[in-house]
Molecule: small-subunit ribosomal RNA
Organism: uncultured bacterium
RNA sequence: AACACGUGAGUAAUCUGCCGGGAAGUGGGGGAUAGCUCGCCGAAAGGCGAAUUAAUACCGCAUAUGACAAGGGAAGACAUCUUUCCGAAGUCAAAGUCGCAAGACGCUUCCUGAUGAGCUCGCGGCCUAUCAGCUAGUUGGUGAGGUAACGGCUCACCAAGGCAAUGACGGGUAGCUGGUCUGAGAGGACGACCAGCCACACUGGAACUGAGACACGGUCCAGACACCUACGGGUGGCAGCAGUCGAGAAUUUUUCACAAUGGGGGAAACCCUGAUGGAGCGACGCCGCGUGGAGGAUGAAGGUCUUCGGAUUGUAAACUCCUGUCAUGCGAGAACAAGAAAGUGAUAGUAUCGCAAGAGGAAGAGACGGCUAACUCUGUGCCAGCAGCCGCGGUAAUACAGAGGUCUCAAGCGUUGUUCGGAUUCAUUGGGCGUAAGGGUGCGUAGGUGGCGUGGAAAGUUGAGUGUGAAAUCCUAGGGCUUAACCUUAGAACUGCACUCAAUACUCCCAUGCUAGAGGAAUGUAGAGGAGAGUGGAAUUCACGGUGUAGCAGUGAAAUGCGUAGAUAUCGUGAGGAAGACCAGUUGCGAAGGCGACUCUCUGGGCAUUUCCUGACACUGAGGCACGAAGGCCAGGGGAGCAAAUGGGAUUAGAUACCCCGGUAGUCCUGGCAGUAAACGGUGCACGUUUGGUGUGGGCGGGCUCAGACCCCGUCCGUGCCGGAGCUAACGCGUUAAACGUGCCGCCUGGGAAGUACGGUCGCAAGAUUAAAACUCAAAGAAAUUGACGGGGGCCCGCACAAGCGGUGGAGUAUGUGGCUUAAUUCGAUGCAACGCGAAAAACCUUACCUACCCUUGACAUGUCACUAACGAAGUAGAGAUACAUUAGGCGCCCGUAAGGGAAAGUGAACACAGGUGCUGCAUGGCUGUCGUCAGCUCGUGUCGUGAGAUGUUGGGUUAAGUCCCGCAACGAGCGCAACCCUUGUCUUUAGUUGCUACGAAAGAGCACUCUAAAGAGACUGCCGGUGACAAACCGGAGGAAGGUGGGGAUGACGUCAAGUCCUCAUGGCCCUUAUGGGUAGGGCUUCACACGUCAUACAAUGGUGCGUACAGAGGGUUGCCAACCCGCGAGGGGGAGCUAAUCUCUUAAAACGCAUCGUAGUCCGGAUCGUAGUCUGCAACUCGACUACGUGAAGCUGGAAUCGCUAGUAAUCGCGGAUCAGCAUGUCGCGGUGAAUACGUUCCCGGGUCUUGUACACACCGCCCGUCACACCAUGGGAGUGGGUUUUGCCAGAAGCAGUUAGCCUAACCGCAAGGGGGGCGAUUGCCACGGCAGGGUUCAUGACUGGGGUGAAGUCGUACAAGGUAAC
Repeated sequence: AACACGUGAGUAAUCUGCCGGGAAGUGGGGGAUAGCUCGCCGAAAGGCGAAUUAAUACCGCAUAUGACAAGGGAAGACAUCUUUCCGAAGUCAAAGUCGCAAGACGCUUCCUGAUGAGCUCGCGGCCUAUCAGCUAGUUGGUGAGGUAACGGCUCACCAAGGCAAUGACGGGUAGCUGGUCUGAGAGGACGACCAGCCACACUGGAACUGAGACACGGUCCAGACACCUACGGGUGGCAGCAGUCGAGAAUUUUUCACAAUGGGGGAAACCCUGAUGGAGCGACGCCGCGUGGAGGAUGAAGGUCUUCGGAUUGUAAACUCCUGUCAUGCGAGAACAAGAAAGUGAUAGUAUCGCAAGAGGAAGAGACGGCUAACUCUGUGCCAGCAGCCGCGGUAAUACAGAGGUCUCAAGCGUUGUUCGGAUUCAUUGGGCGUAAGGGUGCGUAGGUGGCGUGGAAAGUUGAGUGUGAAAUCCUAGGGCUUAACCUUAGAACUGCACUCAAUACUCCCAUGCUAGAGGAAUGUAGAGGAGAGUGGAAUUCACGGUGUAGCAGUGAAAUGCGUAGAUAUCGUGAGGAAGACCAGUUGCGAAGGCGACUCUCUGGGCAUUUCCUGACACUGAGGCACGAAGGCCAGGGGAGCAAAUGGGAUUAGAUACCCCGGUAGUCCUGGCAGUAAACGGUGCACGUUUGGUGUGGGCGGGCUCAGACCCCGUCCGUGCCGGAGCUAACGCGUUAAACGUGCCGCCUGGGAAGUACGGUCGCAAGAUUAAAACUCAAAGAAAUUGACGGGGGCCCGCACAAGCGGUGGAGUAUGUGGCUUAAUUCGAUGCAACGCGAAAAACCUUACCUACCCUUGACAUGUCACUAACGAAGUAGAGAUACAUUAGGCGCCCGUAAGGGAAAGUGAACACAGGUGCUGCAUGGCUGUCGUCAGCUCGUGUCGUGAGAUGUUGGGUUAAGUCCCGCAACGAGCGCAACCCUUGUCUUUAGUUGCUACGAAAGAGCACUCUAAAGAGACUGCCGGUGACAAACCGGAGGAAGGUGGGGAUGACGUCAAGUCCUCAUGGCCCUUAUGGGUAGGGCUUCACACGUCAUACAAUGGUGCGUACAGAGGGUUGCCAACCCGCGAGGGGGAGCUAAUCUCUUAAAACGCAUCGUAGUCCGGAUCGUAGUCUGCAACUCGACUACGUGAAGCUGGAAUCGCUAGUAAUCGCGGAUCAGCAUGUCGCGGUGAAUACGUUCCCGGGUCUUGUACACACCGCCCGUCACACCAUGGGAGUGGGUUUUGCCAGAAGCAGUUAGCCUAACCGCAAGGGGGGCGAUUGCCACGGCAGGGUUCAUGACUGGGGUGAAGUCGUACAAGGUAAC
């Protein structure tokens, strides 16, 4: 927010001092006054009076080229006019100075030019509609006034206009431009310096003078502020140059000169000029230069790192040889001064030049996780801190801090702020709307857009020309400072505006035609299209009556409820309201909402056919108008069923829910309001174009036919599915488009705050509509992919369930764990997958723990030096380690004649070091567990997909198996499966001692059998039948010792669990070093109110006990197994044969079997506990071993909830052996004996595989996540009000000034003889008006007890969405 600016026009509506050109003139008079002098007043500023005087100051008169001017003619233009000619009566000039003069400078009138200015118009350039209506001089006219000039500019009268959705009026913000920054451009942001225009000059108002001002360094008034004062009164205006103060993150010297350029005055000399030219200050910017150059390896020292070898700093330094820019000193020393000459230099003793000396005086800042060039160590330990974004830091930090090194730039480097870019992220160039975005739907106004011809015009459009687009800037080519920055010349450019000429395809405009768009007419036709009135039946409920008896109803199960006052059931009659079964169909109609019994009346629209008619009448549609489900509101009716609210019963931790029994608004009708929905096809309307297939509804035409129906073909309209091209991020859409085009409308621009607040509009209210910001986050979201998960689905498997057998959980022992205790009860393992686990043996040792006593190069390793044989019984002290004297003793091996040397060992010393079962398994290796012996996990090439990925590996069968077959855009391959290995079952061959025995015991003999141990054979769905797809395979059978993997074992894919282990071992880092290392003794690991796990033994008669009798396998054995025989009740002792083992021995196997006894009991069950006496091992059985005998004889009579193992030589049961080990086994690892039951089946529990589905999960459901409440902080809305800013209405008031008027007063020029007049001034007054005052509004900002929601935060409470989220969600 304006003709203020830019640009282009106009001024025929104007002025213009000085300057240029031209024409004419400059005659003759008059009256004052300042200065100065004198007097008076005042502090001052200043003022008053008197006297006197000049002018280019002032005033008449003359002259009038001319100017002004009524009117008329001609020409031109034209809305009003202009030019020119004639022109009545009139009005209007002047000044002198210098010079001897010529003349010069002036003065007056007029014309003209130039310059400058005024005014007008077109176009252009900010935000806001949560500002929609504004306006009384307002819009116009007539007349007058006023101005240089047009004009409501002002006034009187008249009319009622003017502006506005193309945004008036209001609010906010802002000087405009050339240009500057950025950008590929189009644009976007800005308007410092320089230049043009405007505006302003302490704030507000006003005029005067003048050519020009309403005047920055003039005047007057009012106000605020400051200063002077004698208190009476005065004075001032740095947004000029310096400078001061203040504010602020921040911005310079109280400098030199008029030498140059320019300006003013002057005739000139000259004067003035903080314009200007220079210097000063500031790394503020741009540009240039320096801080040295060359050589120099033992790669010095120091620093840093280190794998301890070295690497790096690094040719870097030192050192040697040079150079002299800058700075320093000395000397010389400019130009900017063109014209014809002279004079004049602030800058300046500057630039520049010469000489001198000496590497001497001159390098920093930031960064080093990625983006982004550049890496290590130490410290710290989610602390301190960093951070532009992502994000670092919780003990190995390239991210913090320091250091070394490196990188980048360099007299700078970083930070902060701001603008553009990247951002096609407001999209004109150049975006979108199925999922961020289509208005709920239609009708229609303005607007936008618009079919086929002809003619005209030429607004848009195109071309050419002319004018303009200031200079500077930018660009290009040159020139000048040593270069550059900088300066300068020329060109180009300035994409614009105006005018003229030309063109006429396209658009607009005018005129005139056409029929393909649109509409009308006619003939048919389908329909739950709409409105009103009426009619009918089924069912529910209720009422009455009949029959009839004890329940009914309801649920997962119940209860509340109804019922003996007769329910439910059933029959009959009646009442009333609502809704319309079947037909019924991804059928129909309607613009959408929506519409469904039947009939009648009224009525809208569509479709098809056709020769007819109009002749672009069309499409869209901001505002506007109308319609608009359910629910809601108002008034009046109605009320059967259903059913918010609500009552009760259940469920539940709770249950204001889900379930059940009741039940009111409401649902229905009439009239009105409301105006919203996931009002959805999540897809605006209209038109055109573009391959198809297949249904279905309505019409028309044709074929066939009986002129039929059905059927077939074609066509128009509607409605579905599939799908091509194309489109799409994908999903998907696909002639009914989300394809390709056109026109118009609506809408979007990260998530949240929020469709909220405030304001406006509408409404009775509820509320609707329009619609933000502060603040906050780095995401929110879409589609698809792979997994994981689901109280989703399908298929399949497993001792997973089921069917069985036997257990555990109850008892008292054993053992492990937790807990408690303790000086210590060492440590680890902790759901499955820790808990008879590490530990295949804790009395000492082990042993790691505790107490006490000792050692310190050490118990152990390597290296150096010195010495020495090593060693060392008995003895003493001590708990021992150890110490003592070191004694008795003891002289080794190799070379060498010997001397001596060496090896090994020992002792001593000093240092490097040893040592650590100390910490970290979340720094690691290795090993192991687990899912799981589950059938899976991958790759190459190809193909598909924008991609993540998919395919293969899915599908149909089949299998124990991703096992195999078939199919298939896949074809192959790998790790797994299977097989190959071991063992066992059968046979053959070979071999046979210690084995075996048909030979009469032994000897001997033999090797058939048993056995042993080597090699082979055998089993492969090979054969037959059936089923199956002519497959794989399955079922049955034969044969066979064995049959479909014959049984068992070893064998454990990609990976998961930061699973376990630093105490097996190894190992990074950290920690200890007379101790966290080492030695010794004793103690502890063995405790004991308790809890849990795992075994063994039992509770008994399928048993206990006694006697007798029979049959294994696999192992072990010389520090050993130990026979026979003897002793002991026994453990055991003695004994000593044999055996380094098919020889000897452990070694009598036990259940079983036979006979006897016990008779259902706490027992002849059970054996704990305790006492006594013993045995064995061992230095040593007290804490703390095992066993034996005798005696004792506890709990326990089959075990709650729950839970474990097992599918065949298995479970169950019985004994035997081994490892460890001096001794110690109910544990563990093996071995054989006896030897079952059951499996309908896969619904359920658990685990797993595969396909599919959903997902808001990906640390993957032990996931994720919403809201209330409670706490803290932040911004914001409301709020009785309070305080400011701004604006406006009404009234009061009225300074200075200007204009008008003028009774009063004063008055030189002119007129008049005079009186006086004319004219002027002062004063007064009227009008306008600034400041100011009173009252009331609008708007905006700040603040406010209290209050509302919102955001953020770590944990808490309550419930809950995402899977069918456990009631589908909304």